[in-house]
RNA sequence: CGUUUAUCACGAGCGGUGGAGGGACAGGCCCUGCGAAACCGCGGCAACCGGCCUACGCACGGUGCCAAUGCCUGAUCGAUGAGCU
Numbered sequence: 001c002g003u004u005u006a007u008c009a010c011g012a013g014c015g016g017u018g019g020a021g022g023g024a025c026a027g028g029c030c031c032u033g034c035g036a037a038a039c040c041g042c043g044g045c046a047a048c049c050g051g052c053c054u055a056c057g058c059a060c061g062g063u064g065c066c067a068a069u070g071c072c073u074g075a076u077c078g079a080u081g082a083g084c085u
Stems, first nucleotide, its partner, number of pairs: 002084007013042005021031003025074004043066003048062003051058002070077001
């Protein structure tokens, strides 16, 4: 990169650096100098895989996530986990 499969209406943010973008894409609609993205620190949510003798439990390890239903609609769409090539 490709592919299989599960999930995507619940939940969870502060500080520092930074300095204009961000919400994948198109059209909407929003967020943002009362400070966007990104990076760092700390905190938190969740429970996919592993672990814990069993486990609907725990949250120790590996991811993931922390505006809005995957923000809404659309598509031969996307994201994340686990497996396969």